[in-house]
Molecule: SAM riboswitch aptamer (S box leader)
RNA sequence: UCCUUAUCAAGAGUGACGGAGGGUACAGGCCCUGUGAAGUCCGGCAACCUGUUUUUUCAAGGUGCCAAAUCCUGCGGAUUAUCCGAAAGAUGAGGU
Numbered sequence: 001u002c003c004u005u006a007u008c009a010a011g012a013g014u015g016a017c018g019g020a021g022g023g024u025a026c027a028g029g030c031c032c033u034g035u036g037a038a039g040u041c042c043g044g045c046a047a048c049c050u051g052u053u054u055u056u057u058c059a060a061g062g063u064g065c066c067a068a069a070u071c072c073u074g075c076g077g078a079u080u081a082u083c084c085g086a087a088a089g090a091u092g093a094g095g096u
Base pairs, nucleotide, nucleotide: 002095003094004093005092006091007090008089013042015041016040017039021032022031023030026074027073028072029071043066044065045064047063048062049061050059051058070088075085076084077083078082
């Protein structure tokens, strides 16, 4: 890289540095941002694994995460300003 599988409408700063972008394919939207983006440090949350528990919990070791549903849409269906399903994506675990 690829394959399988589970989950994805909850949760997470009045901080420091930094100084213009960001919201993770592509496209169209829409939104956040000098009332400080990305990134780093500290802090926090607890999805999966691990540990623990009276299997209710607890811990925070390994990844992960900390605006808006995976921000919305793209394909199909329907009772059509919405909803449902898939596809795609993200994260964890196992495998090649």